[in-house]
About this RNA
This is a predicted structure of a 109-nucleotide RNA (SAM riboswitch aptamer (S box leader)). It was read from a public genome assembly, where an Rfam model found it.
RNA sequence: CUCUUAUCGAGAGUGGCAGAGGGACUAGGCCCUGUGACGCCCGGCAACCUUCAAGUUCGACUUGAAAAGGUGCUAAUUCCUACAGGUUAUUUGACCUGGAAGAUAAGGG
Numbered sequence: 001c002u003c004u005u006a007u008c009g010a011g012a013g014u015g016g017c018a019g020a021g022g023g024a025c026u027a028g029g030c031c032c033u034g035u036g037a038c039g040c041c042c043g044g045c046a047a048c049c050u051u052c053a054a055g056u057u058c059g060a061c062u063u064g065a066a067a068a069g070g071u072g073c074u075a076a077u078u079c080c081u082a083c084a085g086g087u088u089a090u091u092u093g094a095c096c097u098g099g100a101a102g103a104u105a106a107g108g109g
Stems, first nucleotide, its partner, number of pairs: 001109008013042001015041003021032003026082004043074003048070002050066006078101001083098006
């Protein structure tokens, strides 16, 4: 870099450093931010990998518990929309489903 599978409406700070933009990309919208964001450290959350127990249709299955280690996450649904279909309204709005794109994990090339 790429493929497969799973998940993405929950959760997580009155801390330290630092000092300007940030919310993946493009466009539009809407937000966060000198009352200090983003980032880094610490803390925390969660439970994908992991460990244990029980069950089992024996499947890397289900349920429960744990949190030392590998990751991840820690404003807003993945902040919302963009493509396709549908419901409703009627002047381009509201809503639903799917897809695409993206993120993360585990496994493979």

The coordinates come from a structure-prediction model, not an experiment, and the mean pLDDT is 82.